A computed fold for a 74-nucleotide RNA from Persephonella sp., annotated as transfer RNA. The coordinates come from a structure-prediction model, not an experiment, and the mean pLDDT is 86. RNAcentral records the identical sequence in 2 taxa. Rfam family: tRNA. The family's RNA type in Rfam is transfer RNA.

RNA sequence: GGGGUAGUAGCUUAGCCAGGAAAAGCAUUGGACUCCAAAUCCAAAGAUCGCAGGUUCAAAUCCUGCCUACCCCG
Repeated sequence: GGGGUAGUAGCUUAGCCAGGAAAAGCAUUGGACUCCAAAUCCAAAGAUCGCAGGUUCAAAUCCUGCCUACCCCG
């Protein structure tokens, strides 16, 4: 220098191919239960979807450039 994969909540991931109001588990907070706690159950909060543009009525998703990590080729 060229190519590939990945980047979504505090953490681990789904959703992307085929555009239509962002989801789950764990963790966190509150409540129930308990003498107290754990476990269990109920509820809540939490993500400008790596960054910046473009297309579109509408973008996590499609297109372009860039950044970061890992892998391959030279």